[in-house]
Order: sequence, then C1' cells, then structure tokens
RNA sequence: GCUGAGGUAGCCAAGGUGGUCACGGCGGGUGUCUGAAGAACAUCAGAUCGCAGUUCGACUCUGCGCCUCAGCA
Repeated sequence: GCUGAGGUAGCCAAGGUGGUCACGGCGGGUGUCUGAAGAACAUCAGAUCGCAGUUCGACUCUGCGCCUCAGCA
C1' cells in the first nucleotide's frame, strides 16, 4: 500500500426489516436480610468512534476520516 472483519456504558456483548423504553452479563449505587460483612433478592443509573450525505425519521443505509485485528504485498 491492497483486501476483509470490527468500533455499542468502567469491562464483555446482542441487535441491523430505518420508527416501540437499544436485549443481556460483570462491575457500581440504594434497599431488604445480617451483630457486621458476604451470598441471595429487589430496585436505580450509565452506551451506539467522528464528520458529512440520503430520508419525514439513522446505532442501522452511503461516502470520507480515525482506531483495532487478520490476511496479502
């Protein structure tokens, strides 16, 4: 340099038919329980890499960037 895959909370990760409250797990806060803690249970908060385009409407489609991984050179 070329090709392919990927980028979604602090971490892992599903979704892709464009429209509903963005599914879960770990972690965190609060409560119940306990002498206290842990476990368990209940509950709460937090996320779509950037810029443009298409569209009534974009995490999703298109283009260009940035970053990561793999292959080829």
The RNA shown here (transfer RNA) has 73 nucleotides and comes from Saccharimonadales bacterium (SeqCode). Its Rfam family is "tRNA". By type it is a transfer RNA. NCBI's taxonomy places the organism under Bacteria, Bacteria candidate phyla, Candidatus Saccharimonadota, Candidatus Saccharimonadia, Saccharimonadales (SeqCode). The same sequence occurs in records of 3 taxa.